[in-house]
Context: one part of a larger RNA
RNA sequence: ACGAACGCUGGCGGCGUGCCUAACACAUGCAAGUCGAACGGGACCGGGGGCAACUUCGGUUCAGUGGCGGACGGGUGCGUAACACGUGAGGAACAUGACCUUCGGCGGGGGAUAGCCGGCCCAACGGCCGGGUAAUACCGCGUACGACCAUUGGAGGACAUCCUCUGAUGGUGAAAGCAGCAAUGCGCCGAUGGAGUGCCUCGCGGCCUAUCAGCUAGUUGGUGGGGUAACGGCCCACCAAGGCGACGACGGGUAGCUGGUCUGAGAGGAUGGCCAGCCACAUUGGGACUGAGACACGGCCCAGACUCCUACGGGAGGCAGCAGUGGGGAAUAUUGCGCAAUGGACGAAAGUCUGACGCAGCGACGCCGCGUGUGGGAUGACGGUCUUCGGAUUGUAAACCACUGUCGGGAGGGACGAAUACGCCGCAAGGCGGGUGACGGUACCUCCAAAGGAAGCACCGGCUAACUCCGUGCCAGCAGCCGCGGUAAUACGGAGGGUGCGAGCGUUGUCC
Numbered sequence: 001a002c003g004a005a006c007g008c009u010g011g012c013g014g015c016g017u018g019c020c021u022a023a024c025a026c027a028u029g030c031a032a033g034u035c036g037a038a039c040g041g042g043a044c045c046g047g048g049g050g051c052a053a054c055u056u057c058g059g060u061u062c063a064g065u066g067g068c069g070g071a072c073g074g075g076u077g078c079g080u081a082a083c084a085c086g087u088g089a090g091g092a093a094c095a096u097g098a099c100c101u102u103c104g105g106c107g108g109g110g111g112a113u114a115g116c117c118g119g120c121c122c123a124a125c126g127g128c129c130g131g132g133u134a135a136u137a138c139c140g141c142g143u144a145c146g147a148c149c150a151u152u153g154g155a156g157g158a159c160a161u162c163c164u165c166u167g168a169u170g171g172u173g174a175a176a177g178c179a180g181c182a183a184u185g186c187g188c189c190g191a192u193g194g195a196g197u198g199c200c201u202c203g204c205g206g207c208c209u210a211u212c213a214g215c216u217a218g219u220u221g222g223u224g225g226g227g228u229a230a231c232g233g234c235c236c237a238c239c240a241a242g243g244c245g246a247c248g249a250c251g252g253g254u255a256g257c258u259g260g261u262c263u264g265a266g267a268g269g270a271u272g273g274c275c276a277g278c279c280a281c282a283u284u285g286g287g288a289c290u291g292a293g294a295c296a297c298g299g300c301c302c303a304g305a306c307u308c309c310u311a312c313g314g315g316a317g318g319c320a321g322c323a324g325u326g327g328g329g330a331a332u333a334u335u336g337c338g339c340a341a342u343g344g345a346c347g348a349a350a351g352u353c354u355g356a357c358g359c360a361g362c363g364a365c366g367c368c369g370c371g372u373g374u375g376g377g378a379u380g381a382c383g384g385u386c387u388u389c390g391g392a393u394u395g396u397a398a399a400c401c402a403c404u405g406u407c408g409g410g411a412g413g414g415a416c417g418a419a420u421a422c423g424c425c426g427c428a429a430g431g432c433g434g435g436u437g438a439c440g441g442u443a444c445c446u447c448c449a450a451a452g453g454a455a456g457c458a459c460c461g462g463c464u465a466a467c468u469c470c471g472u473g474c475c476a477g478c479a480g481c482c483g484c485g486g487u488a489a490u491a492c493g494g495a496g497g498g499u500g501c502g503a504g505c506g507u508u509g510u511c512c
Stems, first nucleotide, its partner, number of pairs: 001510002004508005011370006017363002019328001024326003028323003033068003038065002041062009075281003085205007094198003099194002102191004107141001109139002116131006147172011177186003207253003214244003219241008256278004260271004283304005306317004334360001336359003342356001343354004373403004383394004407453001409448005417439001422433004456501005461482003467496005477484002
């Protein structure tokens, strides 16, 4: 010093912090949705038209098509000794949804499909057939300077392959609408530049082991190709025989890395929990699909183990999300409240969702603060202990007198965190209006009563601060080291007294 544990004890508050072990298995609930201003429909309600059937408009709700998001946020540390991380460079070898800037465009068509209706299979999960429908879903056509590809010309630059700017010819590739009375707004397509993010390469740096000394066949390089956003044995065919290594290759063990943290005068040593950055993983192993982005924790497929359902044919599942359960363990919390704030997803907005987050609960687990009274009070009471029996000590300590009112208790008042968003006015800046608090009737303020409710733990032989009596008798026991105990033990056990720290005090463990 600690993410601690154990023993004894325990008044209050603030701020932190809390499975270090089994990346063991998980009941239950919640943790990622949203948009009707992209689209058609079902059910219900209401308005208009109509004698009715019906039709039209608006609203609520439901699933579906479609869009965006589910690649963020949250968890864990298994694996990894590696360009994983840190730091510094390079990409003239790269990608980029949403956002910002700038330029240009949005013409005209088509065929489907879910939902729905009808029929059928099925224990369930679910599935099949037929009919028919919409779109910002899908597909041609037209146009496209710039973009890309091919051929070709000029200028400038460079690190070898090349890069930048500017021409010509040919070819390829686009689009979507919705709301509104409208103005317009939000979208859509192609391209430029940017911001931010990602990907790749390299120098250097940071563990142990030589009782691991040789390792290597896609291995090392080349040519040609494939693949990728892109370089590359990344992959493949052929060719060559290389490449690494005592400056420690290869093997084995251990380990997420860093900012930091602890310690120390420093140098250094140890460490990486909480918080922040990066990485890896999501029951084990493998794989791709979609997408700007994944080889995807709460997506898909296959295989394994395990659990559950079953009509035995077949199906379902994945807490290393938040709570919680069993187990393991010396040991680690509530199946809480709220989206009020901050942040995120979607939406024009209202808003919806958000176990992120904000709060509350539990634990002296840590740090910090406060209290358990203050002043007076001697014939120095009683009691206890010791005694040389005179007394000494506990000790101003108590009683008693006077006072105060922190914390806790009761009563009354009662927040900051809230301003956006929204409506109206305004070209705008802005103005006006009304509304929103989980925490919480909490903090805080005022008043009331009342010394009342609030002290322990370890130690006292030396180191080391603090001494006597009794019991015990090498016994019982103590102990960090030296060592105590065998009849007067300041060392064992108890008592009185004392010393140290104090809501803590000791012990154990680990690091310096």
The part of an RNA shown here (small-subunit ribosomal RNA, 5' domain) has 512 nucleotides and comes from an uncultured bacterium.
Its mean pLDDT, the model's own confidence on a scale to 100, is 85.
It matches the Rfam family "Bacterial small subunit ribosomal RNA".